[in-house]
RNA sequence: GCGGGAUUGGUGUAAUGGCAGCACAGUAGCCUUCCAAGCUAUUAGCAGGGGUUCGAGUCCCCUAUCCCGCU
Repeated sequence: GCGGGAUUGGUGUAAUGGCAGCACAGUAGCCUUCCAAGCUAUUAGCAGGGGUUCGAGUCCCCUAUCCCGCU
């Protein structure tokens, strides 16, 4: 230099172009003599920019970071 892949709450991981989910963690409450466990509620997210579309996490382009391969 070229090609490919990944990027979604604090962490891990889903989502056929049509309501962003789940688990753990956090917070509050219940339970308990106390703690742990358990139960209930709740906070928090689509890497950045642009385009296509009635509608984009999803499709296209550029950028950033990381990983793999080639030279």